[in-house]
Molecule: Glycine riboswitch aptamer
Organism: Piscibacillus halophilus
RNA sequence: AUGAUGACAAGGGGAGAGACUACUUUAUGUGGCGCCGACGGAGCAAGUACGCAAGAAGCGUAUGAAUCUCUCAGGCAAAAAGACUCUUGUCGGACG
Repeated sequence: AUGAUGACAAGGGGAGAGACUACUUUAUGUGGCGCCGACGGAGCAAGUACGCAAGAAGCGUAUGAAUCUCUCAGGCAAAAAGACUCUUGUCGGACG
């Protein structure tokens, strides 16, 4: 300083899927079946590194993102939560 990336606080937006069923002490309970993906968690493509190989091709190992995949966790009336996102304020100070 017409103040980047970022951090914090407040406020706004914010999807999906049985108010299923049995029992009981009748509800934030336990069991059964079905289902959803957007707290969290796990998986990996390109690429990169290393190894085998004279080299290349190829193979193996490690690393490797997501709103993708899985569904462990979580969730399936409302409320709450909610990835992500917007506004305002504060901090901070990159390029110039």